[in-house]
């Protein structure tokens, strides 16, 4: 240099035949129970879905560009 793969909540990940309010586990924060704590419940905060554009009535999801990370490959 080429070609392939991943990139979504603090972490691990789901969702990818485009339909909508972006989800789960976990940790976080408060309540409730308890003498106190832990469990264990019951709520709530958090995301520009790497980035730019582009297609479309609507895009995580299609399409190009880019940027990090793997793997292959001369």
């Nucleotide at each position: 240099g080429c070609g392939g793969c991943u990139g979504u909540a603090g972490c691990u990940c789901a969702g990818c035949u485009g339909g909508a309010u972006a989800g789960a586990g976990u940790g976080c924060c408060a309540g409730a129970c308890u003498c106190c704590g832990a469990c264990u419940c019951u709520g709530g905060a958090g995301g520009u879905c790497g980035u730019g554009g582009g297609u479309u009535c609507g895009a995580a999801u299609c399409c190009c560009g880019u940027c990090a990370g793997c793997c292959g490959u001369a």